[in-house]
RNA sequence: GCCCGAGUGGUGGAAUCGGUAGACACAAGGGAUUUAAAAUCCCUCGAUGAAUAAUCGUGCCGGUUCAAGUCCGGCCUCGGGUA
Repeated sequence: GCCCGAGUGGUGGAAUCGGUAGACACAAGGGAUUUAAAAUCCCUCGAUGAAUAAUCGUGCCGGUUCAAGUCCGGCCUCGGGUA
């Protein structure tokens, strides 16, 4: 150089044919329980925001579409193959 695969919250990891992004688990925070803890149970847990409003958010930049994590083009990073 060429070919193939991957990139999604703090972490792992889902999302069938394009149709509510983040299921589920872990971590974290708050509460209940306890003499105190552990364990257990409940709630919260991407960003901005006073907010349960609203807008934005799937490596980056464009495109197609009523609608894109998913399809198309270019690029970046990581892994594998090949001369």
The RNA shown here (transfer RNA) has 83 nucleotides and comes from Shewanella benthica KT99. Its mean pLDDT, the model's own confidence on a scale to 100, is 81. Its Rfam family is "tRNA". The family's RNA type in Rfam is transfer RNA. Taxonomically the source falls in Shewanella benthica (Bacteria, Pseudomonadati, Pseudomonadota, Alteromonadales).